c-di-GMP-I riboswitch aptamer from Gammaproteobacteria bacterium 28-57-27, 83 nucleotides, folded computationally. The sequence was found by an Rfam model in a public genome assembly. Its mean pLDDT, the model's own confidence on a scale to 100, is 83. Taxonomically the source falls in Gammaproteobacteria (Bacteria, Pseudomonadati, Pseudomonadota).

[in-house]
RNA sequence: CAAUUCAUAUGGCAAAACCGUGCGAAAGCCGGUGACGCAAAGCCACGGGUCGUACCCUAGCGGACGAUAGCCGGGUUGCCGUA
Numbered sequence: 001c002a003a004u005u006c007a008u009a010u011g012g013c014a015a016a017a018c019c020g021u022g023c024g025a026a027a028g029c030c031g032g033u034g035a036c037g038c039a040a041a042g043c044c045a046c047g048g049g050u051c052g053u054a055c056c057c058u059a060g061c062g063g064a065c066g067a068u069a070g071c072c073g074g075g076u077u078g079c080c081g082u083a
Stems, first nucleotide, its partner, number of pairs: 012038002017033004022029002036070001042076003046073003049068005056063002
């Protein structure tokens, strides 16, 4: 320097559920409690998938818009340092 996560350490994140005169039309998000799990379960909506329908377009189907990064792929950043 490269590969790698077999090993080690410091730690990290936070599912469901519950609470909130919270935000939202909804999906869902935010805060608190909580821990199912996760080596990127850090960040990004670029591609696919899935979910939602207040507004706009459409005769209708739909489009469009919104959401999901803990659905998958992709991009990017980070921790440890041994068989």